[in-house]
Context: one part of a larger RNA
Parts: sequence; structure tokens; C1' cells
RNA sequence: CACCGCCCGUCAAGCCACGAAAGCGGGGGGCGCCUGAAGUUGCUGUGGCCAACCUUCGGGAGGCCGGCACCUAGGGCGAACUCCGUGAUUGGGACUAAGUCGUAACAAGGUAGCCGUAGGGGAACCUGCGGCUGGAUCACCUCCUU
Repeated sequence: CACCGCCCGUCAAGCCACGAAAGCGGGGGGCGCCUGAAGUUGCUGUGGCCAACCUUCGGGAGGCCGGCACCUAGGGCGAACUCCGUGAUUGGGACUAAGUCGUAACAAGGUAGCCGUAGGGGAACCUGCGGCUGGAUCACCUCCUU
């Protein structure tokens, strides 16, 4: 490469990451309940045993074992919290020379455009109401410059 221009959205294809998602798998620190080894401590001492001390020789004091209790490593169960992975399906998004449908915007873009809002529509969009000029054209007014 200058209107044979530019350009918008749906749809189709490819690819990428992300969101949602019943569920599934795993991690983390706690919580509640149950269970609970060893051990310390406490209780028990008419459950058993014992050389040292005392003894009136019966036993006593004391000790050991046993029993009980508290604490507790660990184990089991439960309801939550939190993190990670996975997940049929689903939602839009980014990107990709030459796909489809139309033509919304850019000129008065062929219904001026845009903003807000409501409704509607394959899609860009359309319609109503309110607002803006960052609207062309024609006429008039005001101002500035020559």
C1' cells in the first nucleotide's frame, strides 16, 4: 500500500493458563472420648514375704513384692478446621497469515455518536427514558485574530 480503507461481536478450529464443581486421595496442628506400657510420687499394710533394730519370742518397727490412684509415651474412635493434589462437567479469558454469519463504530459511517438506566435480540446490537457534545450541515448571535 491512504474507503477496493479501517473495524466490531457471535459461531467453528487449535493451543495456553485461570475460576467454579458432586466426589476421591493425601498432609498439618489442635480438640473430645476410650484404652494405656515403663516410671516417679501418693495411698494401702488382717494380700504375700524378710538376716541386721526393738522384743515379754507371740510379735512390733521398717523394708520388698503385690494391689489401687494421679500423671503419661503409644494406640483406637469421632466431629470439625486448614493446606495440597485429583476431578465428570462447567464458566468466561489470552493468543493463533488467509474459516462462518452479519456490518455495530470511524465521513452526517448512510438511524449523529457517546454515558447512565430498563426491556428485548444469533451476534455485533435494537428500542424507551434522562444526560453530554468529544456532532456534520444551514441560519443567527457573541467573542478573538488578520
This is a predicted structure of a 146-nucleotide part of an RNA (small-subunit ribosomal RNA, 3' minor domain) from a Phycisphaeraceae bacterium. Its mean pLDDT, the model's own confidence on a scale to 100, is 81. The sequence was found in a public genome assembly. NCBI's taxonomy places the organism under Bacteria, Pseudomonadati, Phycisphaerae, Phycisphaerales, Phycisphaeraceae. It matches the Rfam family "Bacterial small subunit ribosomal RNA". Gene Ontology terms of the family: structural constituent of ribosome and ribosome.